[in-house]
Context: one part of a larger RNA
RNA sequence: GAACGAACGCUGGCGGCGUGCCUAACACAUGCAAGUCGAGCGAGAAAGUACCCUUCGGGGUGCGAGUAAAGCGGCGAAUGGGUGAGUAACACGUGAGUCAUCUACCCUUGUGCUUGGGAUAACACACCGAAAGGUGUGCUAAUACCGAAUAGCAUCAUCCUUGGCUAUUGGAUGAUCAAAGAAUGCCUCUGUUUCAAGCAUUCACAUGAGGAGGAGCUCGCGCAACAUUAGCUUGUUGGUAAGGUAACGGCUUACCAAGGCUACGAUGUUUAGCUGGUCUGAGAGGAUGAUCAGUCACACCGGAAUUGAGAUACGGUCCGGACUCCUACGGGAGGCAGCAGUGGGGAAUAUUGCGCAAUGGGCGAAAGCCUGACGCAGCAACGCCGCGUGAAGGAUGAAGGCUUUAGGGUUGUAAACUUCUUUCGGGCGGAACGAACCCCUGCGAAAUGAAUAAGUUCGUAGGCUGACGGUACCGCCAUAAGAAGCCCCGGCUAACUCUGUGCCAGCAGCCGCGGUAAUACAGAGGGGGCAAGCGUUGUUC
Numbered sequence: 001g002a003a004c005g006a007a008c009g010c011u012g013g014c015g016g017c018g019u020g021c022c023u024a025a026c027a028c029a030u031g032c033a034a035g036u037c038g039a040g041c042g043a044g045a046a047a048g049u050a051c052c053c054u055u056c057g058g059g060g061u062g063c064g065a066g067u068a069a070a071g072c073g074g075c076g077a078a079u080g081g082g083u084g085a086g087u088a089a090c091a092c093g094u095g096a097g098u099c100a101u102c103u104a105c106c107c108u109u110g111u112g113c114u115u116g117g118g119a120u121a122a123c124a125c126a127c128c129g130a131a132a133g134g135u136g137u138g139c140u141a142a143u144a145c146c147g148a149a150u151a152g153c154a155u156c157a158u159c160c161u162u163g164g165c166u167a168u169u170g171g172a173u174g175a176u177c178a179a180a181g182a183a184u185g186c187c188u189c190u191g192u193u194u195c196a197a198g199c200a201u202u203c204a205c206a207u208g209a210g211g212a213g214g215a216g217c218u219c220g221c222g223c224a225a226c227a228u229u230a231g232c233u234u235g236u237u238g239g240u241a242a243g244g245u246a247a248c249g250g251c252u253u254a255c256c257a258a259g260g261c262u263a264c265g266a267u268g269u270u271u272a273g274c275u276g277g278u279c280u281g282a283g284a285g286g287a288u289g290a291u292c293a294g295u296c297a298c299a300c301c302g303g304a305a306u307u308g309a310g311a312u313a314c315g316g317u318c319c320g321g322a323c324u325c326c327u328a329c330g331g332g333a334g335g336c337a338g339c340a341g342u343g344g345g346g347a348a349u350a351u352u353g354c355g356c357a358a359u360g361g362g363c364g365a366a367a368g369c370c371u372g373a374c375g376c377a378g379c380a381a382c383g384c385c386g387c388g389u390g391a392a393g394g395a396u397g398a399a400g401g402c403u404u405u406a407g408g409g410u411u412g413u414a415a416a417c418u419u420c421u422u423u424c425g426g427g428c429g430g431a432a433c434g435a436a437c438c439c440c441u442g443c444g445a446a447a448u449g450a451a452u453a454a455g456u457u458c459g460u461a462g463g464c465u466g467a468c469g470g471u472a473c474c475g476c477c478a479u480a481a482g483a484a485g486c487c488c489c490g491g492c493u494a495a496c497u498c499u500g501u502g503c504c505a506g507c508a509g510c511c512g513c514g515g516u517a518a519u520a521c522a523g524a525g526g527g528g529g530c531a532a533g534c535g536u537u538g539u540u541c
Base pairs, nucleotide, nucleotide: 001541002540003539004538006537007536008535009534010533013387014386015385016384017383018382019380020379021345026343027342028341030340031339032338035075036074037073040072041071048063049062050061051060052059053058082298083297084296092222093221094220095219096218097217098216101215102214103213106211107210108209109208110207111206112205114148115147116146117145123138124137125136126135127134128133154176155175156174157173158172159171160170181203182202183201184200185199186198190196191195224270225269226268231261232260233259236258237257238256239255240254241253242252243251273295274294275293276292277288278287279286280285300321301320302319303318304317323334324333325332326331351377353376354375355374359373360371361370362369363368390420391419392418393417400411401410402409403408424482426477427476428475429474430473434468439463440462441461442460443459444458445457446456485530486529487528488527489526490511491510492509496525497524498523499522500521506513507512
């Protein structure tokens, strides 16, 4: 000199864009943060209201409404969001390999979607429990569950073939394995009397092949400190066999061999998430890893599996532990390192805000619902950038202050005064972009179809939708009006005098000032620097 997620002191007008628990991975009140589908399924309220009846207590029917809430089932909940405790490691970075592998939803393409069965929740009744919750009996549905059939270039086995001998190419034989319907429309076909069991369209379902994106595993190289850590290792190193996995493998087990690593630093200890980047520097390098992006790990602490395409699962389950809460003392409930917020710790870090309008995500045919992701607003000079606090003229060089050699000098064109402007702030009025999709309506076209039906696809015109926000922006109004401080002045280092003090009080980054003329302390006048900031402290180069 530059930088900062900064803090502290004094001061403080506005705006834009960013940033904001670095400490206790300490404990958490409260609310919200993951749901959705009735076009998979069975069942199904109430308040209120209209009418009728009434013994005036009430009752019935319709609407509310096939709505709410609950249940079975499907998909999602493994993404998104947080944190950096652990980890010195194929964790990360980079480059390869996978003839050692998996992949829901999505896209392309092929084939199929036949026929049966038995349950169970919801519900009703009974019972246990303080509660959390649970038990029994009875009833019912499905795209829930289970058979049968059929099936392939799927899977497995055997055999032949091929230059390939565990893996390839082509083929043969045998065995095994599948499914589910829903909505809408129509009468062409079938059957019938205006319809569905039929047909059509769309979506869903099953099974192959390919793709895209994603994931697992393996390897080369790179990636802290300490030798005041020199030896380490027994599933250890390798083999055979078996098991296990989506998959290779001591991954696991049995048996056999005695290996394997290490001064090119093993092992141990300490520290630490890694990277793109960031800061500094002419560079080389050094330091660092907030925000943003990629990746890994973790979810009160430790362990385990279940479901699933995917988890050993932050807002799932089970076991053990600590802590907190409820209890009828028998037993139960909980997990903010999600967004806000509270206590605590600390020098120190924000609102228990608005909205799904946009972008993105989940579910759904869609309307739509959900979304503390996200978009916005609030707080903080925490940072960067921009603007303003007026401009021009104005000498009797006014008054006052300070100083003086008493003449003067200086503050100083500074002020007053004259003329002008009105940014920002204030008031009044107008007023956005971000919105185009989806969807609805109209028109046109295409394929399918028996069809001019329905649905699908494409095009086109109009309509619908804004949290921010009556905000940005624009216009008008009034008045110089509401808006300057902080540090320094001995040298380094830009800037000097007076008074007070008298090695005292004090200053100080270093050198050093102060003991009676202190440009170094304190005050004042003057000056210098930066400026809505200025200094100090801390850290890095």